[in-house]
RNA sequence: UCGAUAAAAACCAAAUCCAUCGUGAGGUGGAGACGGAAAGCCACGGGUCUCUUGCGGGAGACAGCCGGGUUGCCGAGC
Repeated sequence: UCGAUAAAAACCAAAUCCAUCGUGAGGUGGAGACGGAAAGCCACGGGUCUCUUGCGGGAGACAGCCGGGUUGCCGAGC
């Protein structure tokens, strides 16, 4: 620097179902694997979504939507 006709070793876990918390978007745990080379972490910019409103706003959710920041495993190349 890159992510292969490797993903072995190790890791995460979409939809769906169950339990639980939340008004909600959603969160957590279990089952489950569509996928992932940062699908680790951070709401900083954009975006989507929710609640609320006196319609000016206010308060939130999503990091597995994109960008950015930050740390890092394995492998390949130099």
This is a predicted structure of a 78-nucleotide RNA (c-di-GMP-I-GGC riboswitch aptamer) from Pseudodesulfovibrio piezophilus. The organism belongs to Pseudodesulfovibrio, within Bacteria. The sequence is in RNAcentral, with records from Ribocentre. It matches the Rfam family "c-di-GMP-I-GGC riboswitch aptamer". Rfam links the family to the GO term cyclic-di-GMP binding.